[in-house]
């Protein structure tokens, strides 16, 4: 500090998600010690037992046991006095309001901070003063009854005080008057008068009094400390909570209080509060701090502190200095428990500790040693506060699990290319240490303080024994450090995200190795952080999410130049505060860190105070430049409202005239002999304005178009004059606002939602045609939305130009134009700026003001509420769920029933064909023991197979081997090898003959055959989706890349486009490209002419001979043969392009514009084909899935394709006779001649290792002659019989001759193929493979030899180039909705149920206050009757629970329903992306 995920790749915008830190955590393996913390976050649920608040005889009265003494004794014991006023209980005083726990409540002066109490109180304590004086009635305990089960309650009598109560006094304090100074308003100080207000005593010293000390006790003044009330700032969400409020808001006046105040009353006003968010609701105790963060800020309030609140729920007072009181009181509920059923007890959010809840959180412990706290004079006591210690890896920090040495790199895992590599110096093994832990001895500080130490025999010390007793967890695809081997086969599984897994998983599970962390590692949940992803600091809004339809305009915010004042903002000092702790700096103490201890700094605040006066703000003045008026022009489809015109359209009446008309790709439906359309002429109505018309004009936007008149808004110039900041932007508000609806009432040609017919179609509730209602029109009145768009909010300045147009003005020249200014409206362009596209003075550039609006898809602009509307429906506007991604913008392919340009037997324009028949091959199916296996659209199917009777052969059946049919080593033995017989289907076995070979250093070797063991060998078994290799196909199509270099942010562009041209990316030209390469041509083989060389087996022109055969001699010319040249290259000529390539034509040539044919196949593409050609990973078989044998199958047969081949006949069949080729091939062979057979073919043996002999007779053709249109003298299938070759063997299952037999079938639907010249169609010959052949297949050769092509519209394939795209496994792409099933979250629902909460009623316990004279009453008064005052009871007011009635909110549930999501390859259809086949959307 960043990464990972959308795409074919970029680039952006956008979310999801990781790496970090933390935690009062909890779960899962694991677990040595110490130190320091921390430890119910959940049910403020219920508690069982103990303990947590008591002290104080020096305030009192009474006074046990126990002990001293002492006296008495009946020896049991008693009595007095003391220790001694000691236990328990009671008066009576302080304390019990602190400590100590919680976090329900509470959105509030509760809490922080900062003020204020001139509106208050304060026990204990401190200071300083004063004063403690005279009485007087009770009264608990006690005692003795009396009821109760108990709790406890009462009654009569005694009695004490520092309990209680009346008197004096009275510095001071408080009231009230007057004055004096002060202040900030009631007010504060002060000082004189008059009134009023007190008390308790107890202990030491002393023999007693006096006394004096010390404690208290009254009553003041200060002070400390605590505490009440007030008031300024500051912190939560919801506006789908907009109105709230009657004691409310003030004010007199009383009244309550420590103290203001509607705090409470009475009475008068009508008042407060609120968009700067009141009421409702919902959440929550705040803060110091903590965690994170670079900060800003986000989160959060465990442990410490500070404050509040709360003690079993609600209400209530009393005590009191303080409480409305956790371990105090009444009442009321609820729930425990006790009961004799009458009643009565209780409250762990105190420490412990139980149950229960929950993932989940500790002992029913020591001790007051210290530290604080109450009471006490003090000794003391009491304290679950504390101080320790147990549990718990819950957290931080600290240690330990040894250290050196050791290579035969040991074993043994694991890996392997078989060589080895790796754990690994790890271990064994030596040597050696002693932390931790263990055992034994000694042993502390903490006690300031004589004494006292819970911790705790702890820290620490010393001494011993032994490497002994101590490492695990997680993780190893990518982000992210860390790789293999096996298992498993979209199974089981993993996964934080992308995503792994379907037979070679570095993702799954196990191992090995490796890699982090480490007494801990991981999961998982939470915060913050990356996240600039809410953006103050630090974001956006033409097209990604986001500018409000549009003006107007109040609150708000901002706001023009200049002076003067003021001092709120602001700025500077100073002061007060801002608790300690914490953070962070130093230094110190614990061995060290954690921890702790001092000190510092910080504490960004707040408040006050003095000061500045730029700026902003207020106040006061002046200014005109922004804004606004007045006066002269001027364009203009701006608005209302009234009137009027022609063409058109239709319907009506007439008039000509007939058979059609309309309408469509085609057609129907319709309309027409009852006269239509078509045409003339009159008439009607209604709507709408061609032409002018224009990226022309007006309007704020929607919008606005014959012409005239009337009313009117706003705008633009020019020149002057006035006003003087009067501006600008606007939440709510209000105006206006297309079509489309909807109310009423008109009007209705034409068109035209619904709807009807009629076509199309698989269907067609559309598209196309015929008709046709509301509506379209108008008046009036809703509605309020639109892809209402420039997808660009309104204003203001500034910032290069260029050209067009549309209104003015002003100059100059002059009919045509220039120059110049202001105000509109295009277009192109420069910086800039933008992700790019593009914007660009009409900004998407710089910059200011203000407004609205976004924060990932979908669920949804949906629910629910609110408001608005007659309605339809707008406006406001979520969750729950799901998903990793949706999305801009550009790129390169592909793709298009886009477009433009070319090409090809593409198509046309011909000549034969296929499909029909029979046969022949071949594949499908199907059969079958087995029909082996591959090739599956062009681009499988007479393919692999250029030869299945055995063999080939891999399938089947049946016998058989088991180191093996083949290879390499070891070992024994034997030459190898061969003869003969027997069983048996073979394969194999038995027996039996012949034969000793070569080299030798005489040891032995090599080769070869037999045993034998074991390492292996052997697979036509699987995977062409693991390979190589070859091969096919687009396509012989003309493309396909690279370097430099430049352009784009980048993918990638350019070069390759672009004007020609060519058969070509072939060339020329242009040109930010300039050169390369692979691929076109060319070079290569062939064939076409001619020269040359060479002349045998070939030739023969002239020459001799000849048996008349180039047959001989000769010749070397010709043809041939095979070497070597030559030729053509748009070269020449014309014309034509641009003066270029290049093209037309012609000449010349054997050939003329790639002369014909061949071989050659760029970059990839099809996970095309081939594991069965061979090679080859893996896997798998190993007395079989290997290997021999024999037989049988590949050749089956309802049937389908497919590719030939023979025909259907007369351009022919037979038949006779007769002419001409190439090219091939041949000794295991071709095989001549003659000879036998009708033939196949035997025989036969000349001659050829071939220009020499052979296969060898070319056929089609030519002559001649026959059939005469017929299932034939066509056509030959099948069948029946006889034969001949080959071969071990022709039955499954061969070929070929003969003779007989003659079937389909008379030219072939739909739909296809080939072919552009020596081609096509046609005739025959060869050759490979092979004993032979199912060959009609293939590949060759040669004879004979046409016709057609206008052309590029349309099919098919390409090629460029461009558009458009939601395609990128690329249109055999993608994608929508209904329906069906399944789960899951949600809305509505007749209502149920719970909780909250408003209003009205009822009711009213305790209690305080008020009233009251029923009943009662010690202190003081008295005139003794009685009063004063108190008490009890009744009333009254105000109230908790409750009740009873109606509202409104939440939440849960619900028969049945809505619509949403999500799944596997369900069902219908094709909407939408290409012009997606009717452009698409709002």
């Nucleotide at each position: 500090a960043g990464a990972g995920u959308u795409u074919g790749a970029u680039c952006c915008u956008g979310g999801c998600u990781c790496a970090g830190a933390a935690c009062g955590a909890a779960c899962g393996c694991u677990g040595g010690c110490g130190g320091c913390g921390u430890g119910c976050c959940u049910a403020a649920c219920a508690c069982a037992u103990g303990c947590a608040a008591g002290u104080c005889g020096a305030a009192c009265g009474a006074g046990a046991a126990a002990g001293u003494u002492u006296c008495c004794u009946u020896c049991g014991g008693g009595g007095a006095a003391c220790u001694g006023g000691u236990a328990a209980a009671g008066u009576g005083g302080c304390g019990c309001a602190a400590g100590g726990g919680u976090g329900a409540g509470u959105a509030a002066c509760a809490c922080g901070u900062g003020a204020a109490u001139a509106a208050u109180c304060u026990g204990c304590c401190u200071a300083c003063g004063a004063a403690u004086u005279c009485g007087g009635g009770a009264u608990a305990a006690c005692c003795c009854g009396a009821c109760g089960a108990a709790a406890g309650u009462u009654g009569u009598g005694c009695u004490a005080a520092u309990a209680c109560c009346g008197g004096a006094u009275a510095a001071g304090a408080c009231c009230a008057c007057a004055c004096u100074c002060c202040u900030u308003a009631u007010g504060g100080a002060g000082c004189g008068u008059g009134g009023c207000c007190a008390a308790a005593g107890g202990a030491g010293c002393c023999u007693c009094a006096a006394g004096c000390u010390c404690c208290g006790u009254u009553u003041g003044u200060a002070g400390a400390u605590g505490a009440g009330u007030u008031c300024g700032c500051g912190g939560a969400c919801c506006a789908u909570u907009a109105g709230c409020u009657u004691g409310u808001u003030g004010g007199c006046g009383g009244g309550a209080u420590a103290a203001c105040a509607g705090c409470c009353c009475a009475c008068c006003a009508a008042g407060g509060c609120g968009a700067c968010g009141a009421u409702g609701g919902u959440u929550a105790g705040c803060c110091g701090g903590c965690c994170u963060g670079a900060g800003a800020g986000g989160g959060u309030g465990a442990u410490c502190g500070g404050c509040c609140a709360c003690a079993c729920u609600g209400g209530a007072a009393c005590u009191g200095a303080g409480a409305c009181a956790c371990g105090g009181u009444c009442c009321a509920g609820a729930c425990u428990c006790c009961u004799a059923c009458g009643g009565g007890a209780g409250g762990c959010a105190g420490c412990a500790g139980u149950g229960g809840g929950g993932a989940a959180u500790a002992u029913u412990g020591c001790g007051c040693a210290a530290u604080g706290g109450g009471c006490g004079a003090a000794a003391g006591c009491c304290u679950g506060a504390c101080g320790c210690a147990g549990c718990a890896a819950c957290g931080c920090c600290g240690u330990g699990u040894g250290a050196g040495g050791g290579a035969u790199g040991a074993a043994g895992g694991c890996u392997u290319u078989u060589g080895a590599g790796u754990c690994g110096u790890a271990a064994a093994c030596c040597u050696c240490u002693g932390u931790c832990a263990g055992a034994u001895g000694g042993g502390a500080a903490g006690a300031a303080u004589u004494a006292u130490g819970a911790c705790g025999g702890u820290a620490c010390c010393a001494u011993c024994a032994g490497a002994g007793g101590a490492a695990g967890c997680c993780c190893c695809g990518g982000c992210u450090a860390a790789c293999u081997c096996c298992g498993u086969g979209c199974c089981a599984g993993c996964a934080g995200c992308c995503g792994c897994g379907g037979u070679a998983a570095u993702a799954c599970g196990g191992a090995g190795g490796g890699g982090g962390c480490a007494a801990g590692c991981g999961u998982u949940g939470u915060u913050c952080g990356g996240a600039a992803u809410u953006a103050u600091u630090g974001g956006g809004c033409g097209u990604a999410a986001a500018g409000a339809g549009u003006a107007u305009g109040u609150a708000g915010g901002c706001g023009g130049c200049u002076g003067g004042g003021u001092a709120a903002g602001u700025c500077a000092g100073g002061c007060g505060u801002g608790c300690a702790a914490g953070c962070c700096c130093g230094u110190g103490g614990c061995u060290c860190a954690a921890c702790c201890a001092c000190g510092g700094a910080a504490u960004u605040g707040c408040g006050u105070u003095u000061g500045a006066a730029a700026c902003u703000a207020c106040u006061u003045g002046g200014c005109u430049u922004g804004a606004g008026u007045a006066c002269a022009g001027g364009a203009g489809a701006g608005g209302g409202a009234a009137g009027u015109g022609g063409a058109a359209u239709u319907c009506c009446c007439g008039g000509u005239g007939u058979a059609g008309c309309g309408g469509u790709g085609a057609a129907a439906u319709g309309c027409g002999u009852a006269g239509a359309u078509a045409u003339c002429g009159g008439g009607a109505g209604g709507a709408a304005c061609a032409u002018c018309a224009g990226u022309g004009g007006c309007g704020a936007a929607g919008g606005c178009g014959g012409c005239u008149u009337c009313c009117u808004g706003g705008c633009c110039c020019a020149a002057u004059a006035c006003u003087g900041a009067c501006a600008c932007u606007c939440a709510g508000g209000u105006g206006c606002g297309a079509a489309a609806g909807c109310g009423u009432g008109g009007g209705g040609a034409g068109c035209a939602a619904a709807c009807a017919g009629g076509a199309u179609u698989a269907g067609a509730u559309a598209c196309c045609c015929u008709g046709g209602u509301a509506g379209u029109c108008c008046a009036c009145g809703c509605c309020g939305u639109a892809a209402a768009c420039g997808a660009u909010g309104a204003g203001a300045a500034c910032u290069a130009g260029a050209u067009g147009u549309c209104g003015g003005g002003g100059g100059g020249g002059u009919u045509u134009c220039c120059c110049u200014u202001c105000g509109g409206u295009g277009u192109c362009g420069c910086a800039g700026c933008u992700a790019a596209c593009g914007c660009a003075u009409u900004a998407a550039g710089u910059u200011c003001u203000c407004c609205g609006c976004c924060u990932g898809g979908g669920g949804a602009g949906u629910a629910c509420g609110g408001c608005c509307g007659c309605a339809a429906g707008g406006u406001u506007g979520a969750a729950a769920c799901u998903c990793a991604a949706a999305g801009g913008a550009a790129u390169u392919g592909a793709c298009g029933g886009g477009g433009a340009c070319c090409c090809g037997c593409a198509c046309a324009a011909g000549c034969g064909g296929u499909g029909g028949a029979g046969c022949a091959u071949g594949u499908g199916g199907u059969u079958u023991a087995a029909u082996u296996c591959g090739a599956u659209g062009c681009a499988a199917c007479g393919c692999g197979a250029a030869g299945a009777a055995c063999c080939u052969u891999a399938c089947c059946u049946g016998c058989c081997c088991u180191u093996g049919a083949c290879a390499u080593c070891c070992u024994c033995g034997g030459a190898a090898c061969u003869u003969g017989g027997c069983a048996g289907a073979g394969a194999u076995g038995c027996c039996u003959u012949g034969g000793u070979g070569c080299c030798u250093u005489c040891g032995g070797g090599a080769a070869c055959c037999g045993g034998g063991a074991g390492a292996c060998a052997g697979g036509u078994g699987c995977u062409g989706c693991a390979u190589g290799g070859c091969u096919g196909u687009c396509g012989u199509c003309a493309g396909c890349u690279c370097g430099u270099g430049u352009c784009g942010u980048g993918a990638g562009a350019u070069g390759u486009u672009g004007g020609g041209u060519u058969a070509a990316g072939u060339c020329c030209c242009g040109c930010a490209a300039c050169g390369a390469g692979c691929g076109c041509a060319a070079c290569c083989c062939u064939u076409g002419u001619c020269c040359u060389u060479a002349g045998u087996u070939g030739c023969c022109a002239g020459c001799a001979c000849u048996u008349c055969g180039g047959g001989u001699g000769g010749g070397a010319a010709c043809u041939c043969u095979a070497g070597g040249g030559a030729g053509a290259c748009c070269g020449c000529c014309g014309g034509u392009g641009a003066c270029a390539a290049a093209c037309c034509g012609g000449a010349g040539g054997a050939a003329g514009g790639u002369g014909g044919g061949g071989a050659c196949g760029a970059c990839g593409u099809c996970a095309a084909g081939u594991c069965a050609u061979c090679a080859u990973g893996g896997c798998c078989c190993u007395u079989a899935u290997g290997g021999g044998c024999a037989g049988g199958g590949c050749u089956a047969c309802a049937c389908a394709c497919g590719u030939g081949c023979u025909a259907c006949a007369a351009u022919g069949g037979c038949c006779a006779a007769u002419a001409c080729a190439g090219a091939g091939g041949g000794u295991u062979g071709c095989c001549a001649a003659g000879c036998a057979g009708u033939a196949a073919u035997g025989u036969g043996g000349a001659g050829c290792u071939a220009a020499u002999c052979c296969c060898a007779g070319a056929a089609a053709g030519c002559u001649g002659g026959u059939c005469g249109u017929a299932g034939u003298c066509c056509g030959g299938a099948u069948c029946g019989g006889a034969g001949u070759c080959u071969g071990c063997a022709a039955c499954u299952c061969g070929a070929c001759u003969u003779c007989g037999u003659g079937a389909a079938g008379u030219c072939g639907g739909a739909a296809u193929c080939g072919c552009u010249a020596g081609u096509a169609a046609u005739c025959g010959c060869g050759a490979a493979u092979c004993a032979g052949c199912a060959a009609c297949g293939u590949c060759g050769c040669g004879g004979u030899g046409a016709a057609u092509a206008c052309g590029u519209u349309c099919c098919c394939g390409g090629g460029u180039c461009u558009u458009g795209u939601a395609c990128a496994c690329a249109c055999c792409g993608c994608c929508c909705g209904u329906c069906a099933c399944a789960c899951c979250a949600u809305g509505g629902a007749a209502g149920u149920u719970g909780g909250u909460u408003g209003c009205a009623c009822c009711a009213g316990a305790a209690g305080u206050c008020g009233g009251u004279a029923g009943c009662u009453u010690a202190a003081c008064c008295c005139u003794c009757g009685g009063g004063a005052g108190g008490g009890c009871g009744c009333c009254g007011c105000c109230c908790a629970c409750g009740g009873u009635g109606u509202g409104g909110c939440c939440a849960a549930u619900g028969a049945c329903u809505g619509g949403g999501g999500u799944g596997a390859a369900g069902u219908c259809g094709u909407a939408a992306c290409a012009a997606g086949g009717u452009a698409a959307c709002c």

A computed fold for a 1482-nucleotide RNA from an uncultured bacterium, annotated as small-subunit ribosomal RNA. RNAcentral holds the sequence, with entries from ENA. The prediction has a mean pLDDT of 85.